A computed fold for a 131-nucleotide RNA, annotated as SAM riboswitch aptamer (S box leader).
Its mean pLDDT, the model's own confidence on a scale to 100, is 83.
Its Rfam family is "SAM riboswitch aptamer (S box leader)". Its family is annotated with regulation of gene expression in the Gene Ontology. Rfam describes the family as follows. The SAM riboswitch is found upstream of a number of genes which code for proteins involved in methionine or cysteine biosynthesis in Gram-positive bacteria.
RNA sequence: AGUUCAUCAAGACCGGUCGAGGGAUAGGCCCGACGACACCGGGGCAACCACCUGAGGGUUUACCUUCAGAUAGGUGCCAAGUCCUGCGGAAGUAUUCUAGUCUUAGCUAGUCUACAACCGGAAGAUGAGCG
Numbered sequence: 001a002g003u004u005c006a007u008c009a010a011g012a013c014c015g016g017u018c019g020a021g022g023g024a025u026a027g028g029c030c031c032g033a034c035g036a037c038a039c040c041g042g043g044g045c046a047a048c049c050a051c052c053u054g055a056g057g058g059u060u061u062a063c064c065u066u067c068a069g070a071u072a073g074g075u076g077c078c079a080a081g082u083c084c085u086g087c088g089g090a091a092g093u094a095u096u097c098u099a100g101u102c103u104u105a106g107c108u109a110g111u112c113u114a115c116a117a118c119c120g121g122a123a124g125a126u127g128a129g130c131g
Stems, first nucleotide, its partner, number of pairs: 002130007013042005021031003025086004043078003048074002052069007082123001087120003092115003097110005
């Protein structure tokens, strides 16, 4: 490289250096000379892993495992829901046409188109394991 599992609507900003692009990709929409992005320093958020505590389960009695809690050592993160959409489905909303009903407005059924809450997927990110 690849692969497996879990999570992804919450949360958390100041200073310095640099100087033009940046938000993975395409479209959209944003951020950016009032200095973005990146890097450095400090601060913070969170709790995946490790350590610790309690309860349960398994067994080879020393480990494995599930849940809950505590801490903050290893990571991670600190614009916008992973910024939104992309593939499949879809409540619903608006609309075209046709038919029925009706004085009309309208209502009902079928149908065209657009949008779409939401559900799933893909891709991506992060952690832990394998490799």